Predicted 3D model of a 73-nucleotide RNA (transfer RNA) from Rhodomicrobium sp. Model confidence (mean pLDDT): 81 of 100. Rfam family: tRNA. By type it is a transfer RNA. Rfam links the family to the GO term triplet codon-amino acid adaptor activity.
[in-house]
RNA sequence: GCGCCCGUAGCUCAACGGAUAGAGCACCUGGCUUCGGACCGGGCGGUUGGAGGUUCGAGUCCUUCCGGGCGCG
Numbered sequence: 001g002c003g004c005c006c007g008u009a010g011c012u013c014a015a016c017g018g019a020u021a022g023a024g025c026a027c028c029u030g031g032c033u034u035c036g037g038a039c040c041g042g043g044c045g046g047u048u049g050g051a052g053g054u055u056c057g058a059g060u061c062c063u064u065c066c067g068g069g070c071g072c073g
Base pairs, nucleotide, nucleotide: 001072002071003070004069005068006067007066010025011024012023013022018056027043028042029041030040031039049065050064051063052062053061
């Protein structure tokens, strides 16, 4: 340099083009407990990597850039 794949919450990942973007863990809080842990209930947390485009509607499709991985040279 070329090709392919990935980028969504602090972490690991979901989400046919139909919407209020979810789950587990972590964190906070209540219950339980002598106190913790485990367990049960509740809560917080996101410009879906950036910028454009298509569409009535984009996390999802297209272009480009950035970052990461693999392969080829």